[in-house]
Predicted 3D model of a 128-nucleotide RNA (FMN riboswitch aptamer (RFN element)) from a marine sediment metagenome.

RNA sequence: UCUUCGGGGCAGGGUGAUUGGCCAGAAGCCAAAAUUCCCGACCGGCGGUUAAAGCCCGCGACUCCCGCUAACACGGGACUGAGCCAGUGAAAUUCCGGCGCCGACAGUACAGUCUGGAUGAUAGAAGA
Numbered sequence: 001u002c003u004u005c006g007g008g009g010c011a012g013g014g015u016g017a018u019u020g021g022c023c024a025g026a027a028g029c030c031a032a033a034a035u036u037c038c039c040g041a042c043c044g045g046c047g048g049u050u051a052a053a054g055c056c057c058g059c060g061a062c063u064c065c066c067g068c069u070a071a072c073a074c075g076g077g078a079c080u081g082a083g084c085c086a087g088u089g090a091a092a093u094u095c096c097g098g099c100g101c102c103g104a105c106a107g108u109a110c111a112g113u114c115u116g117g118a119u120g121a122u123a124g125a126a127g128a
Base pairs, nucleotide, nucleotide: 001128002127003126004125005124012039013038014037018032019031020030021029022028041113042112043103044102045059046058047057048056054101055100063078064077065076066075067074083099084098085097087095105116106115107114
C1' cells in the first nucleotide's frame, strides 16, 4: 500500500388503541388488529485483563458541537448502559452454582429483538 472478513435476538399466551362489515345509529352484534403494552421467550461487536467477561479496563457504533472543505472525507471535543453472593483454584466481578441487571436515533399502538439511515461506517481480525 492492497485484498478479504468484520452483530445476534420475541417460541407460546393475554389484552385490544384502531380499522372494517351489518345497522338509521357513536347503541348492539361480528371480524381483523401490537414481534412495540402485559405474562413469558430470546440475544450479546472488538482488544485487554495471572483462566474463558454484554454488565472489570479500554475501543467502536448512534447522537450532538467545533475546525477544515464547494461537498464528501478528515481532525478535535462532548455524550457513552448494566453484578452481586457463594464455590473451586496459585490466579477468575471472566469458570461452576444461585439470584439479578443493561441495551442509540427515526418510524409505528409505547421497540435491545420489526422496518429504516445501512448493499453504510467502524473497533478490529486474517492474508498478500

The sequence is in RNAcentral, with records from MGnify. The prediction has a mean pLDDT of 86. The model forms 100% of the base pairs in the Rfam consensus. Its Rfam family is "FMN riboswitch aptamer (RFN element)". Its family is annotated with FMN binding in the Gene Ontology.